[in-house]
RNA sequence: GACAAAGGCAAACCCGCCGAAAGGCGGGGACGCAAAGCCACGAGGCUACCGCUCAGUGCGCACUGACGCGCCGGGCUAUGCCGGUCGGGCCGCCGAA
Numbered sequence: 001g002a003c004a005a006a007g008g009c010a011a012a013c014c015c016g017c018c019g020a021a022a023g024g025c026g027g028g029g030a031c032g033c034a035a036a037g038c039c040a041c042g043a044g045g046c047u048a049c050c051g052c053u054c055a056g057u058g059c060g061c062a063c064u065g066a067c068g069c070g071c072c073g074g075g076c077u078a079u080g081c082c083g084g085u086c087g088g089g090c091c092g093c094c095g096a097a
Base pairs, nucleotide, nucleotide: 001094008033009032013028014027015026016025017024018023031084037090038089039088041087042086043085044082045081046080051076052075053074054073056072058071059070060069061068
């Protein structure tokens, strides 16, 4: 799938917990959903702890002088995530003509 029935899921938002974050889980809640079930393979999107890098009229430390070290800040990065953005794969409930 039938303007049907049964049953299901649950956006935003709120509360709690986890996480650096993105985000997740639980409870409440329903905007929606016929795969809004599962996977996370391709595209896309989000985040950047670690790492790399840059530079400062910034802060601290060190120094005879210079190079310097740390913090703060900018940029990059997925190994982290979303999948209710699209494609792909897998599985599947109910029921007329």
A computed fold for a 97-nucleotide RNA from a soil metagenome, annotated as c-di-GMP-I riboswitch aptamer. The coordinates come from a structure-prediction model, not an experiment, and the mean pLDDT is 81.